Predicted 3D model of an 86-nucleotide RNA (Glycine riboswitch aptamer) from Pseudooceanicola sp. Its mean pLDDT, the model's own confidence on a scale to 100, is 75. NCBI's taxonomy places the organism under Bacteria, Pseudomonadati, Alphaproteobacteria, Paracoccaceae, Pseudooceanicola.
[in-house]
RNA sequence: GGUAUCGAUACGGGAGAACCGGCAAUGCCGGUGCCGAAGGAGCAACCGCCCCGGAAACUCUCAGGCCCAUGGACCGUUUCGACAAG
Numbered sequence: 001g002g003u004a005u006c007g008a009u010a011c012g013g014g015a016g017a018a019c020c021g022g023c024a025a026u027g028c029c030g031g032u033g034c035c036g037a038a039g040g041a042g043c044a045a046c047c048g049c050c051c052c053g054g055a056a057a058c059u060c061u062c063a064g065g066c067c068c069a070u071g072g073a074c075c076g077u078u079u080c081g082a083c084a085a086g
Base pairs, nucleotide, nucleotide: 005082006081007080008079010077011076012075013074018032019031020030021029022028023027033066034065035064039062040060041059042058046054047053048052
């Protein structure tokens, strides 16, 4: 020094997947089924400072979700903090 990068904040966009029954009824419980893009786990493509590490949007569904609300990986912009490189 403050770009890349990482973390956080605010705004915007943001998918998928059901039905039945009961009840003290706008919520809860049970049964079966389904979804994957919180999280988690597994393999491992891939990556790196390389024999050691980091690791997915792939896979599994423990968790979560399946009344259009909430949540939501990810993307864009803003601000703050840390900070390679030059």